The RNA shown here (SAM riboswitch aptamer (S box leader)) has 125 nucleotides and comes from an Acidobacteriota bacterium. Taxonomically the source falls in Acidobacteriota (Bacteria, Pseudomonadati). Rfam family: SAM riboswitch aptamer (S box leader). About the family: The SAM riboswitch is found upstream of a number of genes which code for proteins involved in methionine or cysteine biosynthesis in Gram-positive bacteria. The model forms 97% of the base pairs in the Rfam consensus. The coordinates come from a structure-prediction model, not an experiment, and the mean pLDDT is 79.
RNA sequence: GUUUCAUCACGAGCGGCGGAGGGACGGGCCCUGCGAUGCCGCGGCAACCGGCUCCUCGCCCCCGGAAGGGGGGGAGGGCGACAGGUGCCAAUUCCCGCUCCGGCACGGCCGGAGAGAGAUGAAAU
Numbered sequence: 001g002u003u004u005c006a007u008c009a010c011g012a013g014c015g016g017c018g019g020a021g022g023g024a025c026g027g028g029c030c031c032u033g034c035g036a037u038g039c040c041g042c043g044g045c046a047a048c049c050g051g052c053u054c055c056u057c058g059c060c061c062c063c064g065g066a067a068g069g070g071g072g073g074g075a076g077g078g079c080g081a082c083a084g085g086u087g088c089c090a091a092u093u094c095c096c097g098c099u100c101c102g103g104c105a106c107g108g109c110c111g112g113a114g115a116g117a118g119a120u121g122a123a124a125u
Stems, first nucleotide, its partner, number of pairs: 001125008013042005021031003025097004043089003048085002050082001052080001053078005059072005093117001098114007
C1' cells in the first nucleotide's frame, strides 16, 4: 500500500520552538500574528489490542455415598480498573456532496435511512 471486520453525537490541553497558513478533497462555514498547521516536552481522554478483575453459561478433571467442594480451560457480557502496544485531546468525521423515503409556506428547505469518501484499530497479505 491492498483486502476484511469494527467504531466514528461521548470524552480529554498546557508549556516550549517556529512564523503562515489550517480544518483530507470541492462548496459552505469556521480556526488563525490574542501566533494557527507542524515538531518537542509534560499532562489528560478513551478502552481497539493486551494483561488483570467481576458476572453468566457450557466443557474437562479430582474429592465425596450424597448434598456439595476444589482445580483447569472455553464462549459471552461489565458505565470494572490499567503494566504495556496504538490512537485521540476546536466545532458530530464541523456541515453538505451520491441514492432512496417522508414532510412543507416546494427552481428550495427540513427530517430520516443507506451508499461513497475519510479517520482509527484489529487481522490477513